Predicted 3D model of a 536-nucleotide part of an RNA (small-subunit ribosomal RNA, 5' domain) from an uncultured Clostridia bacterium. It was read from a public genome assembly. It matches the Rfam family "Bacterial small subunit ribosomal RNA".

Context: one part of a larger RNA
RNA sequence: GGAUGAACGCUGGCGGCGUGCCUAACACAUGCAAGUCGAACGGAGAUUAACGCUGAAUAGAUAAUUAGCUUGCUAAGAGGAAAUUCUUGUUAAUCUUAGUGGCGGACGGGUGAGUAACACGUGAGCAACCUGCCUUUCAGAGGGGGAUAACGGCUGGAAACGGUCGCUAAUACCGCAUAACAUGUCCGAAUGGCAUCGUUUGGACAUCAAAGGAGCAAUCCGCUGAAAGAUGGGCUCGCGUCUGAUUAGAUAGUUGGUGAGGUAACGGCUCACCAAGUCGACGAUCAGUAGCCGGACUGAGAGGUUGAACGGCCACAUUGGGACUGAGAUACGGCCCAGACUCCUACGGGAGGCAGCAGUGGGGAAUAUUGCACAAUGGGGGAAACCCUGAUGCAGCAACGCCGCGUGAAGGAAGACGGUUUUCGGAUUGUAAACUUCUUUUCUUAGUGAAGAAACAAAUGACGGUAGCUAAGGAAUAAGCAUCGGCUAACUACGUGCCAGCAGCCGCGGUAAUACGUAGGAUGCAAGCGUUAUCC
Numbered sequence: 001g002g003a004u005g006a007a008c009g010c011u012g013g014c015g016g017c018g019u020g021c022c023u024a025a026c027a028c029a030u031g032c033a034a035g036u037c038g039a040a041c042g043g044a045g046a047u048u049a050a051c052g053c054u055g056a057a058u059a060g061a062u063a064a065u066u067a068g069c070u071u072g073c074u075a076a077g078a079g080g081a082a083a084u085u086c087u088u089g090u091u092a093a094u095c096u097u098a099g100u101g102g103c104g105g106a107c108g109g110g111u112g113a114g115u116a117a118c119a120c121g122u123g124a125g126c127a128a129c130c131u132g133c134c135u136u137u138c139a140g141a142g143g144g145g146g147a148u149a150a151c152g153g154c155u156g157g158a159a160a161c162g163g164u165c166g167c168u169a170a171u172a173c174c175g176c177a178u179a180a181c182a183u184g185u186c187c188g189a190a191u192g193g194c195a196u197c198g199u200u201u202g203g204a205c206a207u208c209a210a211a212g213g214a215g216c217a218a219u220c221c222g223c224u225g226a227a228a229g230a231u232g233g234g235c236u237c238g239c240g241u242c243u244g245a246u247u248a249g250a251u252a253g254u255u256g257g258u259g260a261g262g263u264a265a266c267g268g269c270u271c272a273c274c275a276a277g278u279c280g281a282c283g284a285u286c287a288g289u290a291g292c293c294g295g296a297c298u299g300a301g302a303g304g305u306u307g308a309a310c311g312g313c314c315a316c317a318u319u320g321g322g323a324c325u326g327a328g329a330u331a332c333g334g335c336c337c338a339g340a341c342u343c344c345u346a347c348g349g350g351a352g353g354c355a356g357c358a359g360u361g362g363g364g365a366a367u368a369u370u371g372c373a374c375a376a377u378g379g380g381g382g383a384a385a386c387c388c389u390g391a392u393g394c395a396g397c398a399a400c401g402c403c404g405c406g407u408g409a410a411g412g413a414a415g416a417c418g419g420u421u422u423u424c425g426g427a428u429u430g431u432a433a434a435c436u437u438c439u440u441u442u443c444u445u446a447g448u449g450a451a452g453a454a455a456c457a458a459a460u461g462a463c464g465g466u467a468g469c470u471a472a473g474g475a476a477u478a479a480g481c482a483u484c485g486g487c488u489a490a491c492u493a494c495g496u497g498c499c500a501g502c503a504g505c506c507g508c509g510g511u512a513a514u515a516c517g518u519a520g521g522a523u524g525c526a527a528g529c530g531u532u533a534u535c536c
Base pairs, nucleotide, nucleotide: 001536002535003534004533006532007531008530009529010528013405014404015403016402017401018400019398020397021363026361027360028359030358031357032356035103036102037101040100041099043097044096045095046094047093048092049091050090051089052088055086056085057084058083065076066075067074068073069072110316111315112314120240121239122238123237124236125235126234129233130232134229135228136227137226138225139224140223142176144174145173151166152165153164154163155162156161182207183206184205185204186203187202188201189200190199191198192197212221213220214219242288243287244286249279250278251277254276255275256274257273258272259271260270261269291313292312293311294310295306296305297304298303318339319338320337321336322335341352342351343350344349369395371394372393373392377391378389379388380387381386408438409437410436411435418429419428420427421426443473444472445471446470447469448468452463480525481524482523483522484521485506486505487504491520492519493518494517495516501508502507
């Protein structure tokens, strides 16, 4: 000098783009962060319509009866039809949905505790492997069965949650049929290689599938088996990857073999038996430290330091262990067990896991809002409409960083007043101010007002009445910080008197201090300036 996820002191006008718990992987109140599909299924509920029926309420026609008489009108009271409303049943349509079922909760988001390791980087290999959804191709979907939740009855428990009996559906579950280019066994043939072997092909036998839904229909969405692809993973190996020898020996599933088991797959991965190996001064083992990389900072480079943000990989999800389901997990917001902690309890028993987004306490020199929206981009589900999405897009806070702009411009000497200084003449502050003429970036007010929106058309903007534009107003709203002995740009006065103090190094201060403190002036940088810490 440069740099920083910085902090502290003084100061602080605006905008854009970024960044923001480096410490306690400490503990967490509260809300939200993963759902969706009724076009898989049976129910339940709501609304509407049609039909049937019971009862109730309103309503009050015709006819019969009585009275009056103008023989066809008036009046009376019993009777009770049509119609309307409600209740109830069936059917249909629409909507909602607890449950069964499907797909997704293995992505996205967080953190860096552990890990010195095939974890990561790089380059190879798998003739030792898997791959839901997606794409392409081939072939198929025939016919049956038994349950079960929901629901209902009874019932236990404070609750969490159950128990028992009974009924019922499916794209839930289970047989049967069909079946090969699949799988297995056996018998061959050809060909290739990289040792085990691979590939192609002929034959025989055996084994294994399926599901429907929507629509008037066409058709569409699904289902099953197989072969390819794509994507994503798994495994193996070469090389690279911190410090310590005041760590020199380490190792019994240890090293290898045979056989078996297990795995998607190779393998002591596991087991039985056999052998006695294997690693190590080219640093084994042990101990300490640490996520790794693309990159970042610095440097002319070589190199050194570093791994915040963004991207890739890995590991973890209160601590330890375990498996289940599944194409995929040994699963952050799934399950089981144990430990610690917290909470509820009727004391019998239960519930929980912010290293998701906000937020709280604590720790700390120190790090933000319990915000808005799914409008865009993307993700999950769905045929779709759409729903969900603290991913994401935005806004809020912070000079934390970088970049940009401003705090006025021109003229103006009686070189005013005031301040400081003085050899008392003056010098300096200083064109600085006042004053004159302008301008309006900013600012205030008013008006106008986006792009971002793309999907057939239409509709659709959180940000946001934001950015931008126009007009009016008025120099109006806006400068500090450090330093001034030398290094190092910038000097005088007063106070102090080895005191108070300064200091990066040299050093300064003991009565004329350009080095302490204050003032005036000056120098440097500037919405910042200094200090501290760390790296080069």
Overview:
The prediction has a mean pLDDT of 81.